The RNA shown here (SAM riboswitch aptamer (S box leader)) has 110 nucleotides and comes from a Bacteroidales bacterium. The prediction has a mean pLDDT of 82.
[in-house]
RNA sequence: UUCUUAUCCAGAAAGACUGAGGGAUUUGACCCAAUGAAGUCUUGACAACCCUACUUUAAAACAGUAGAAGGUGCCAAUUUCAACUCCGGAAUACCGGAGACAGAUAAGUU
Numbered sequence: 001u002u003c004u005u006a007u008c009c010a011g012a013a014a015g016a017c018u019g020a021g022g023g024a025u026u027u028g029a030c031c032c033a034a035u036g037a038a039g040u041c042u043u044g045a046c047a048a049c050c051c052u053a054c055u056u057u058a059a060a061a062c063a064g065u066a067g068a069a070g071g072u073g074c075c076a077a078u079u080u081c082a083a084c085u086c087c088g089g090a091a092u093a094c095c096g097g098a099g100a101c102a103g104a105u106a107a108g109u110u
Stems, first nucleotide, its partner, number of pairs: 003108006013043005021032003026083004044075001046073001049071002051067005079102001084099006
């Protein structure tokens, strides 16, 4: 880097350095930010994808319960919201629902 599968309305921050932006990208909206953004480091937490133990099973897979040593991840707002398609409501603006696209993460794969 490619592809596959699964998940994405839950959860969880302090300190140090630094100093102006940030919320993936484009547009729009809306937010966060000198009462300190992003980034780096330390510590802590959250979660349970991989993982561990047990149950189930002929076995495995699936599933369930418990755990958190290790590998990741993550710690404002649903992936902040909308954009494309379909459905429903409404005279319109618009509102609600489903899906797609894109993205993120994990495990595997190229």
Rfam family: SAM riboswitch aptamer (S box leader). Rfam describes the family as follows. The SAM riboswitch is found upstream of a number of genes which code for proteins involved in methionine or cysteine biosynthesis in Gram-positive bacteria. Of the family's consensus pairs, 97% are formed in the model. The organism belongs to Bacteroidales, within Bacteria.